This is a predicted structure of a 74-nucleotide RNA (transfer RNA) from a Methanomassiliicoccales archaeon. Lineage of the source: Archaea > Methanobacteriati > Thermoplasmatota > Thermoplasmata > Methanomassiliicoccales.

RNA sequence: GGGCAAGUAGAUCAGCUCGGAAGAUCGCCUCCUUGGCAUGGAGGAGGGCGCGAGUUCAAAUCUCGCCUUGUCCA
Numbered sequence: 001g002g003g004c005a006a007g008u009a010g011a012u013c014a015g016c017u018c019g020g021a022a023g024a025u026c027g028c029c030u031c032c033u034u035g036g037c038a039u040g041g042a043g044g045a046g047g048g049c050g051c052g053a054g055u056u057c058a059a060a061u062c063u064c065g066c067c068u069u070g071u072c073c074a
Base pairs, nucleotide, nucleotide: 001073002072003071004070005069006068007067010026011025012024013023020057028044029043030042031041032040050066051065052064053063054062
């Protein structure tokens, strides 16, 4: 220098193929249950999707550029 993959909640990931507006598990907070803790049960908070631009009535999703990480080639 070039090819490919990935970037979404504190963590690990889904959703992208086929545009209709973000979800799971763990973790965190509150309550119930206990003499207390754990387990279990109920509820809640927390992200607008790596950055910028474009297309569109509408973009996490499509297009272009850039950044970061991994991997392969040279």